[in-house]
RNA sequence: UGAUCUCGCUCGGGAGAGUCCGGCAAACCGGCGCCGAAGGAGCAAUUCCUCCCCGGAACCUCUCAGGCAAAAGGACCGUGCGAGGGAG
Numbered sequence: 001u002g003a004u005c006u007c008g009c010u011c012g013g014g015a016g017a018g019u020c021c022g023g024c025a026a027a028c029c030g031g032c033g034c035c036g037a038a039g040g041a042g043c044a045a046u047u048c049c050u051c052c053c054c055g056g057a058a059c060c061u062c063u064c065a066g067g068c069a070a071a072a073g074g075a076c077c078g079u080g081c082g083a084g085g086g087a088g
Stems, first nucleotide, its partner, number of pairs: 001088001005084005011078003018032001020031004033068003039064001040062003046058004
């Protein structure tokens, strides 16, 4: 001087499923039906990591939570910035 990588922030993109029924009400409460890409749980199936087993992980499964007009949120992707780190 400083890469890969990790974390955080700004901006942009970002799916799915009832603007269902009742109570004055989209927001509150209750009921039924549904979605999964915040978070969470689980490896029983699937897939990936490994030659196999064990084990682990997942945009896989489950839907506790969250959501089912708009708004908000939103895994993930991209851009820029900051910090850590330290290959060369």
This is a predicted structure of an 88-nucleotide RNA (Glycine riboswitch aptamer) from Actinocrispum wychmicini. The RNAcentral record of the sequence draws on Rfam. Its Rfam family is "Glycine riboswitch aptamer". Rfam's curators write: This family represents the bacterial glycine riboswitch. The model forms 81% of the base pairs in the Rfam consensus. Model confidence (mean pLDDT): 83 of 100.